[in-house]
């Protein structure tokens, strides 16, 4: 090298879950398709050379055992997206209320004169006058004192021979205090009143007269832009569950390829 008989080994392998591990049933992924029969999920069978029991089969290489490469597909992290929810008002886009600036505009005013200038007046305010209105005083009328007011005092009463003299009650006249009338007049105050007057102050805005000019002007609502607000639909922000989406990182990785490795005994 051939050729027979045998032996190691091999007749599928991973993911994740589970388990003190490990290996099995069961779930999933590969796939060259690879025995048969029993067992087995609050399981079964081991114990690191990690299913057991029973049969069968290939059998030293396409097949066995190592590396290497690729790498089907589990599975974990993070991130993003999306769906649902719970919570915030700092943030302030949307959206909402207010306001501005421009632009469009329904529509309305104007050659019986717009916008606009120039004059002047009112509205507001400050002083003041006057004139209303009320108070009050004074002045006017009228009433007004038993006796402590005034004048005149009959009668009576006192002094005095007489002459004549005093004091003095009612009456009568007046009068203060006080009272009450009419509101004419004069002061003083005070007034939430005036188609009232003078002067101040305002010179903003709005009414309104006159003058000059000779075409415009006012605009409800609407789009952008811009301010401010307030709120919590949305969007933000802080979270929570889920997804068969994406993306990145990890971990485990069949199958495929290369590469390398592995006997025994007889006979020629």
């Nucleotide at each position: 090298c051939c050729g027979u008989g045998c032996u190691a080994g091999g007749c599928g392998g991973g993911g994740a879950g589970g388990u003190a591990g490990c290996g099995g049933u069961g779930c999933c992924c590969u796939g060259u398709c690879g025995c048969u029969c029993g067992c087995a999920a609050u399981c079964c069978g081991c114990u690191c050379u990690a299913g057991c029991g029973a049969g069968g089969c290939c059998g030293a290489a396409u097949c066995c055992c190592c590396g290497u490469u690729c790498g089907a597909g589990g599975g974990g992290g993070c991130g993003g997206c999306c769906u649902u929810u719970g919570g915030g008002g700092u943030c302030a886009g949307u959206a909402c209320g207010c306001c501005g600036u421009c632009c469009g505009a329904a529509g309305g005013c104007g050659u019986c004169g717009a916008u606009g200038g120039c004059c002047g007046g009112g509205u507001c305010c400050c002083g003041u006058g006057c004139g209303g209105u009320g108070a009050g005083c004074g002045a006017u009328c009228g009433c007004g004192a038993a006796c402590c007011a005034g004048g005149u005092c009959a009668g009576g009463u006192c002094c005095g021979g007489a002459a004549g003299g005093a004091a003095g009650c009612a009456g009568c006249c007046u009068u203060a205090a006080g009272c009450g009338g009419a509101g004419c007049c004069g002061c003083u105050c005070a007034u939430g009143c005036g188609u009232c007057g003078c002067g101040g102050a305002c010179c903003a805005a709005c009414c309104u007269g006159g003058c000059c000019g000779g075409a415009g002007c006012c605009g409800a609502c609407g789009a952008a832009c811009g301010g401010c607000g307030g709120g919590c639909a949305c969007g933000c922000c802080c979270g929570a569950a889920g997804g068969a989406c994406c993306g990145u990182c990890u971990u485990c990785g069949a199958a495929g390829a290369c590469g390398g490795g592995u006997g025994c005994a007889c006979g020629g």